Model confidence (mean pLDDT): 82 of 100. This is a predicted structure of a 73-nucleotide RNA (transfer RNA) from Mesorhizobium alhagi CCNWXJ12-2. The sequence was found in a public genome assembly. Rfam family: tRNA. It is annotated as a transfer RNA. NCBI's taxonomy places the organism under Bacteria, Pseudomonadota, Alphaproteobacteria, Phyllobacteriaceae, Allomesorhizobium alhagi.
[in-house]
RNA sequence: ACGGGCAUAGCUCAGUUGGUAGAGCGGCGGUCUCCAAAACCGCAGGUCGUAGGUUCGAGCCCUGCUGCCCGUG
Numbered sequence: 001a002c003g004g005g006c007a008u009a010g011c012u013c014a015g016u017u018g019g020u021a022g023a024g025c026g027g028c029g030g031u032c033u034c035c036a037a038a039a040c041c042g043c044a045g046g047u048c049g050u051a052g053g054u055u056c057g058a059g060c061c062c063u064g065c066u067g068c069c070c071g072u073g
C1' cells in the first nucleotide's frame, strides 16, 4: 500500500426483514443474617467509534475518516 473482519452499558456480547436498544457479569439500594457471603427483589447506567448520505423512520443500508485484529506483497 491492498484485501477482509470488528467498533452497542464499566466488562463480555445479543439485537431477526429498517419501526424509538437488551441479557449476563459488575455497581447501587432492599429482604434475609450477629456480621458477611449466597439467594431473592428492585434501581441506575447508552449522542450504538466519528462525519455525512438514503429513508416518513437507521444499531441495521451506502460513503469518507479514526482505532483495533487477520491476511497478501
Base pairs, nucleotide, nucleotide: 001072002071003070004069005068006067007066010025011024012023013022019056027043028042029041030040031039049065050064051063052062053061